Predicted 3D model of a 125-nucleotide RNA (c-di-AMP riboswitch aptamer (ydaO/yuaA leader)) from Sinanaerobacter chloroacetimidivorans. It matches the Rfam family "c-di-AMP riboswitch aptamer (ydaO/yuaA leader)". Gene Ontology terms of the family: regulation of gene expression and cyclic-di-AMP binding. From the family's description: This family represents a conserved RNA structure found upstream of the ydaO and yuaA genes in Bacillus subtilis and related genes in other bacteria. The sequence is in RNAcentral, with records from Rfam.
């Protein structure tokens, strides 16, 4: 370095959401991985037909329902293919980008598969 093999990569997953220290414990508090808002110049752009933030969760059409295009998730990654999701809520007339500066989250849900196929890297012989 090349070859070949291999029930190997799954007890975890979504999400920023973990971890630590105080407190007898809870309740609480302090901090923290990480993730958000706000907020100059310079550039761009909009405005009641109101605007806008977190989020994958936007368009169209429809009274709806449902359907199309788009977006998202399926177990370290990629491509197909197949199944699934496209929610909720929050500002209150305002807020593009944004250096200094300010502020805030740090929950919550799920789960024995689609035990699919190829590819790549990693490991191990």
């Nucleotide at each position: 370095a090349u070859g070949u093999u291999g029930c190997u990569a799954u007890a975890g997953c979504c999400g920023a959401a973990u971890c630590u220290c105080c407190g007898a414990a809870a309740a609480g508090g302090a901090g923290u991985a990480c993730c958000g808002g706000g907020g100059a110049a310079c550039u761009a752009a909009u405005c009641u037909u109101g605007g806008g933030g977190u989020g994958a969760a936007g368009c169209u059409u429809u009274c709806a329902c449902a359907a199309g295009c788009g977006g998202g998730g399926u177990a370290a990654c990629c491509u197909c293919u197949a199944c699934c999701c496209u929610a909720a809520u929050c500002c209150g007339u305002c807020a593009a980008c944004u250096a200094a500066c300010c502020u805030g989250g740090a929950a919550g849900g799920c789960a024995a598969g689609a035990g699919g196929a190829g590819g790549a890297u990693a490991c191990a012989a």